[in-house]
């Protein structure tokens, strides 16, 4: 320097919080367990739940070198090609000759290239017409490179070699592709994360999914009390006694309230609010070992259970220890400057290392159905492999 991995404060005491189990004197006690590598972003992919769904096409979205892994993937592993780096290693990936579009600034021109220059002609310092991509200049990018022939000057205009492209052939490889041979026209700027083309894939919503139980209020059904008397403004109204239901008082009983088919009250029914329960944490789980594989990963054996809250618990104080940065003290080394009685001694400054001490700091962050990835945040400490000097 490159790549990968691990930890991310420890112990004790006291106080406090959530959950499981047990106990009883029923709201307390005992005991066990209690955040992360990202629990985050919600960017991909699944499980699970409900809804939708003949088939095909269009549209839309996503993916994009090849092979493999996986439940699946915008993930991972191995390889191919291109680019960067002395190297370890890192970054990128369909098609630009199907078509459209775009290419800031600068520049004559950003793709049917004449600004300067060069050359020819007219005019003869100036200017006009034409030829020319060899040279200059601009730019991130300028129309194959070197040499020669050729020409007024030039130019793949032509030739040799080199580079690149297309096509064909057999060879190696599962493939991407590679190396080789032959032929061809002389040569084709970039962007597809702009539309597009090609190939493949894709229903929607999400645990506030979804299911179960179910106060109260409202709705429906059935049952539900014994009548008698009096008054009046008489097909009604009011009052009294009795009857039904309920409250209070210890009771015979007393007293108060409600009550007539538009009915007190009782029972039942369906849907379902509050509320409760399930979903909910045993799972593509974790650890170790063995075997297969270059690897991602797979198979097997053994062991193990490791948060489940619901406005949301997982915290605080103290002490000791650990680690770190800077400050101060001491010691050693290196180098520089100065002084002196000068092959040394002393003083001062700086750097490095060790040690002691007190102060300060100990990151990012925090579950809410679960899982696999990616991305982002992360003080500090540790380990391994490789490269260069």
């Nucleotide at each position: 320097g490159u790549c990968g991995a691990u930890c991310g404060g420890g112990c004790a005491a006291c106080c406090g919080c959530g959950g499981g189990c047990g106990g009883c004197a029923c709201g307390c006690c005992g005991u066990c367990c209690g955040a992360g590598g990202a629990a985050a972003g919600u960017c991909c992919g699944c499980g699970c739940u409900c809804c939708a769904c003949a088939a095909a096409g269009c549209g839309c979205a996503g993916u994009g070198c090849c092979g493999g892994g996986u439940a699946a993937c915008u993930c991972c592993c191995g390889g191919a090609c291109g680019g960067g780096g002395c190297a370890a290693c890192c970054c990128g990936u369909g098609g630009a000759u199907a078509g459209g579009g775009c290419c800031a600034c600068a520049g004559a021109a950003a793709a049917c290239a004449a600004c300067c220059g060069c050359c020819c002609u007219g005019a003869u310092u100036u200017c006009a017409g034409g030829g020319u991509a060899a040279g200059g200049g601009u730019g991130a990018a300028a129309a194959g490179g070197u040499g020669g022939u050729g020409u007024a000057a030039g130019a793949g205009a032509c030739c040799a070699c080199c580079g690149g492209c297309a096509c064909g052939g057999g060879c190696a490889g599962c493939a991407a592709u590679g190396a080789c041979c032959g032929u061809g026209g002389c040569c084709a700027g970039g962007c597809a994360a702009c539309c597009c083309c090609c190939a493949c894939u894709g229903g929607g919503a999400g645990c506030a999914a979804a299911g179960c139980c179910a106060a109260g209020c409202a709705g429906g059904a059935a049952c539900g009390a014994a009548g008698c008397c009096c008054g009046c403004u008489u097909u009604g109204c009011g009052g009294g006694c009795g009857a039904g239901g309920g409250g209070c008082g210890g009771c015979u009983c007393g007293u108060c309230c409600c009550u007539a088919u538009u009915g007190a009250g009782u029972u039942c029914c369906g849907g379902g609010u509050a509320g409760g329960c399930u979903g909910c944490u045993u799972g593509a789980g974790c650890a170790u070992c063995a075997c297969g594989g270059u690897g991602a990963c797979g198979u097997g054996a053994u062991g193990u259970c490791u948060a489940g809250a619901u406005a949301g618990a997982u915290g605080g104080u103290u002490g000791c220890c650990u680690g770190g940065u800077g400050g101060c003290g001491c010691c050693g080394c290196a180098c520089c400057g100065g002084u002196c009685c000068a092959u040394g001694a002393c003083c001062g400054a700086u750097g490095c290392g060790g040690u002691g001490u007190g102060c300060c700091c100990a990151a990012c962050a925090g579950a809410a159905c679960g899982c696999g990835g990616c991305u982002u945040a992360u003080a500090g400490a540790u380990c391994g492999a490789c490269c260069u000097u």
Molecule: Bacterial RNase P class A
Organism: marine sediment metagenome